[in-house]
Context: one part of a larger RNA
This record gives sequence, C1' cells and structure tokens, in this order.
RNA sequence: UGACGGGGGCCCGCACAAGCGGAGGAGCAUGUGGUUUAAUUGGAUGAUACGCGAGGAACCUUACCAGGGCUUGAAAGUCAGGGUAUGAUCCAGAAAUGGGUCAGCUGGCAAUGGCCAGAAAAUCGCUGGUGCAUGGCGGUCGUCAUCUCGUGCCGUGAGGUGAUGGGUUAAGUCCUGCAACGAGCGCAACCCCUAUUGCUAGUAGCCAACAGGUAAUGGUGGGGAAUUUAAGAAGACCGCCCGCGCAAGCGCGAGGAAGGUGGGGAAGAAGUCAAGUCAUCACGGCCCUUACGUCGUGGGGUACACACGUGGUACAAUGGCAGAUACAGAGGGCAGGUACUCGGCAGCAGGAUGGUAAUCCACAAAGUGCGUUUCAGUUUGGAAUGAGGUUUGCAACUUGACGUCCUGAAGGGGGAUUUGGUAGUAAUUGGGCAUCAGCCAUGGCGCGGUGAAUACGUUCCCGGGCCUUGUACA
Repeated sequence: UGACGGGGGCCCGCACAAGCGGAGGAGCAUGUGGUUUAAUUGGAUGAUACGCGAGGAACCUUACCAGGGCUUGAAAGUCAGGGUAUGAUCCAGAAAUGGGUCAGCUGGCAAUGGCCAGAAAAUCGCUGGUGCAUGGCGGUCGUCAUCUCGUGCCGUGAGGUGAUGGGUUAAGUCCUGCAACGAGCGCAACCCCUAUUGCUAGUAGCCAACAGGUAAUGGUGGGGAAUUUAAGAAGACCGCCCGCGCAAGCGCGAGGAAGGUGGGGAAGAAGUCAAGUCAUCACGGCCCUUACGUCGUGGGGUACACACGUGGUACAAUGGCAGAUACAGAGGGCAGGUACUCGGCAGCAGGAUGGUAAUCCACAAAGUGCGUUUCAGUUUGGAAUGAGGUUUGCAACUUGACGUCCUGAAGGGGGAUUUGGUAGUAAUUGGGCAUCAGCCAUGGCGCGGUGAAUACGUUCCCGGGCCUUGUACA
C1' cells in the first nucleotide's frame, strides 16, 4: 500500500422485511450428470455450465460408429494437348463408383471465348492437440462509482497528498473548506423508442359536414376537420411561488400531457476470474499425409435402473363444456401467404380470386351475455396404449407433426429448502417472427389485451461503496 475480520461508523441494491405468484411432490417436454453402447461426436461445470453454443439432428447437417471406396485428392486457381456441350438409356453395386449403347454443342467476320472431361507439376486437406502460446468476440464483478495522470508539496524510501473533512446527490453529482492546482477514462448529457401539442403533407390510410348509391360495406363524388401515418419543431430547466440552507441542494405548491434522471433501450472505465471460446473466424509452434484427409450406404447423437436444472400442463366451480357476441399491436408473404367456393367430423384435399403489400392474405384470446355441470378422481386432468387416417419429404422402422374414434394413468396444492418481479410491473390472456421441405417450439425473441398487492423499516441474510481500526496474510 492492499486484502481480510463472526472490528467500528456512514450509505446503497427486490439484499432482507411487507405483499403477490411460483419451484421443490405428479405425469410430460427439454438440457445435464451417470450408466449403457460399435458409436451413444465434441464443447460449456459455484455465482458467471445445465430449453447453453443449437435462430430447427429422419438423409443432409455430422464432427461419432460399422462395413464399402479414393489417394494431387471432395472444393478453388494456374495449365499442355483435346473435345460428343447436353440429353436419354442399359449392366454390376447398398450407394459412392465402375463399365457400355444411342442422339448430339455454342457466341464471334476473325483473333478467340463459353461449356466439358483432363496429363504432368507445384500448391492441398485436418471440427486433429494446445484458450496455460495468441488475436478477435462475448460472460462476470457492475451501470457498481470508481480507476488514473501532469506539475507542485510531504516522506531516506515503498508511498502519500490531490480523491481526506463538512454538506449534498442516482453518481469522485455538485457546493464548501483544505498544500494543493489542474487534467484524462468513467458519471451525466449528446443517440433511439415512448407520453403532449402546433406546423407541413393527404395515399394504399381516415370520414365530421355535403351529395348521390347499396340488402350491406369509405364503396364513390368529394373533403383534411378528427383519427392516423412520417418529416421537421416546441416542450421540463428546480424555470416560477413559499419554507429551510453560506452554497450545492432539499421539502411543499402552482401551472402542465409529463416534475425533479418522466418511462424504456442502446451504451459497460482501469482492471479481476492463466474464467469461456483453436468447433464461427483468424493465427504461432506441435501432430496426421494410400490417412487423424476425402466420398458414399446404414446406424448413432432420440439408449435408460437412476440423480439434478429449466419449463409447459394440471390437481378444478373466480372452474370445465356447448353455442352466441365485442375489442389489438407488432411482424411476415411470390419455389411463398391465401380470401371465397366445393368435398370431408377433422387433419386436409379439388377449384378459384385479389395482393410484390397502410390496398390483399386477416379471423385474437382471456372478456361479455345465456345454458349446463354441483364437489366426485368427476362433464376435473390429460399421460400412455389400440384402431384406422392426413400431410411434408427420395424416404417418417429405429425417429416427424397433425386429425378422428376408443381406452382414460398419476395428480385432491406439494418436506427441508428455494426463486421472480416495486406499475402498466407481477399475475393472467392470446397473436406474430426467426430458423425451417416438415418438425419433436411447452424453447427463444419482440407484440398487444386485462391488470393487482405491498414497502413499517435497515436489527438480521447476500452483494457492493466511503472513512477508520487490528493483523503472525501478500
């Protein structure tokens, strides 16, 4: 000087407390450990691994395994000489691959080019090892308020001072004092979304007044008022009043759509964890080179006594079921999304229309009103099984999703313990997108609808900041 203390003082955070909903019990989905296996590829492992990389494992992906092949190689470029480009078809084979038959190139006047196979030659290739050789990238402490420097001053020196003190703040935020005076990275602000209002604009959006029309509909003549859209602007600054204060600021009030950082996002200092990633990519040195490279077929990654994490569904009457009926936002759409119609109980199938989109696809659900059910393992719950189907795809056996009928398991609110969020939040409710042929999505990401309770307080648990004290630690 730090770090640490079951030392002290001050302060903060859904840290506790208060209140609400969950997890831990059930069956299921998914990830992991373990075990098994020819293989169950590999990585991630307290917080900071475990619905994580993976925003799509039937083949492919694929790195793993079995057996079948190739060796200048699966792919790219250079390139002698050459050409029948391309299509059809036969044989062997699981395919890769090998062999055969038939038809049969093209642009340009030309030089020459496209395309095809391809000798020789030198390059190759590796998801092989090392993240403890590295770059880059992201995680974490932590959106915590810190981390430093120049000059000066103090100290033999390590170092200190500044940054400590008194106030204040979300903040090393600002004020004040002071051997310090200043400065930098951080804080804040500048950026985006959202809440209010003018101005400009009026189509694919909208429709108050006017006109005319329809069974009905902004559908149409028109209109820019309102809604809305989207470019630009205003607006919030403790600016104003009162009180306290030296000041910074704090409390209260007015006005206001918004009040003291309005709400949310992006943005993450110096550093820490030899934390993570050589399997995104890049890269040093090491290793393989008829194989640790590469091609194809099939299998595996989906195994299953068990253990853990994360979820979705429930255990019901504030509910289930049946029919009726109302109101969104955001995003996507031509190898695609589909109105409408016909067939079907449905999954879906046959036709068909407008939309390259503020035009068309296009319809929210909880809610509301009505009926039924009356406390049961039930009209709860839906696992698992059977039957017979639909669809995507070359192909659903291992191993897809969806629909119909039958069957109808556990589960009656969950031990110790543990988790989330302080407001349009929790809870609850549906809709969309990425990936994608299809989908194991109950996951992820953003979207709106309905919409709470509680916070006395800081003694305690956890994490953190400042000052101070002790130390046999560095």